[in-house]
Predicted 3D model of a 72-nucleotide RNA (transfer RNA) from Candidatus Berkelbacteria bacterium CG_4_9_14_3_um_filter_39_23. It was read from a public genome assembly. Rfam family: tRNA. Rfam classes the family as a transfer RNA.
RNA sequence: GCCGACCUAGCUCAACGGUAGAGCAACACUUUUGUAAAGUGAAGGUUCCGAGUUCGAUUCUCGGGGUCGGCU
Numbered sequence: 001g002c003c004g005a006c007c008u009a010g011c012u013c014a015a016c017g018g019u020a021g022a023g024c025a026a027c028a029c030u031u032u033u034g035u036a037a038a039g040u041g042a043a044g045g046u047u048c049c050g051a052g053u054u055c056g057a058u059u060c061u062c063g064g065g066g067u068c069g070g071c072u
Base pairs, nucleotide, nucleotide: 001071002070003069004068005067006066007065010024011023012022013021018055027041028040029039030038048064049063050062051061052060
């Protein structure tokens, strides 16, 4: 330099173009003499950035940034 994949909650990951979710973690509560385990609940998001298409974009298109891999 060229090609490909990926970027969403603190972490690992989902999400036919139509209200963004799960598990774990953290928090509160129940249980216990206390801790752990178990159970319940609530909270937590500028979906990497910008533009375009669309009534509507996490999703499609273009540009930029970043991570990883391959080729040279």